Predicted 3D model of a 74-nucleotide RNA (transfer RNA) from a Candidatus Omnitrophota bacterium.
RNA sequence: CGCGGGGUGGAGCAGCCUGGUAGCUCGCAAGGCUCAUAACCUUGAGGACAGAGGUUCAAAUCCUCUCCCCGCAA
Numbered sequence: 001c002g003c004g005g006g007g008u009g010g011a012g013c014a015g016c017c018u019g020g021u022a023g024c025u026c027g028c029a030a031g032g033c034u035c036a037u038a039a040c041c042u043u044g045a046g047g048a049c050a051g052a053g054g055u056u057c058a059a060a061u062c063c064u065c066u067c068c069c070c071g072c073a074a
Stems, first nucleotide, its partner, number of pairs: 002072006010026004020057001028044005050066005
C1' cells in the first nucleotide's frame, strides 16, 4: 500500500440498507415509597452523530476526501 468492521450523552448499544424533529439499557440528579438504605415508581439534565466538503426542500443515514480504533492478508 490492499481488504473488512467500527467511531452516536458518563458507559454499552440501536437507528443507516429504505433520508423526514436522535432512541434504549445502565449510570447521574431531584421527588415519591421506607424507621433507613437498597430495590421499585415518577420526572429531569446530559449527545447535533469522528472532521471537512458535496447532493437534497430536508443528511447520523447517500457521495467524496481526511483522521482514529479493531481485525485479515502481505

Rfam family: tRNA. It is annotated as a transfer RNA. Taxonomically the source falls in Candidatus Omnitrophota (Bacteria, Pseudomonadati).